[in-house]
RNA sequence: GACUCCGUAGCUCAGCGGGAGAGCACUUGCUUGACAGGCAAGGGGUCGGUGGUUCGAACCCACUCGGGGUCA
Numbered sequence: 001g002a003c004u005c006c007g008u009a010g011c012u013c014a015g016c017g018g019g020a021g022a023g024c025a026c027u028u029g030c031u032u033g034a035c036a037g038g039c040a041a042g043g044g045g046u047c048g049g050u051g052g053u054u055c056g057a058a059c060c061c062a063c064u065c066g067g068g069g070u071c072a
Base pairs, nucleotide, nucleotide: 001071002070003069004068005067006066007065010024011023012022013021018055026042027041028040029039030038031037048064049063050062051061052060
C1' cells in the first nucleotide's frame, strides 16, 4: 500500500430497510433475623464519525477513525 472482517446498553452479543433488543450487571419493592437465592417492576444506547441514497437507514453507498487478519 491492496483486500477482508469487526465496531449496537457497564460487559458478551442478536438484529441486515419501517417496533432499537436479549443474557449478565445495576436500581427499587416483596420474600429472610441477616445474606445468598427467588419473584415483580424499572433506569440506561445521538447503533464509531461525517456526508449521501430513500417516504423511511443500525441495516444500502462514499469517505473517514479505531481494532483483527491475509497478501505485497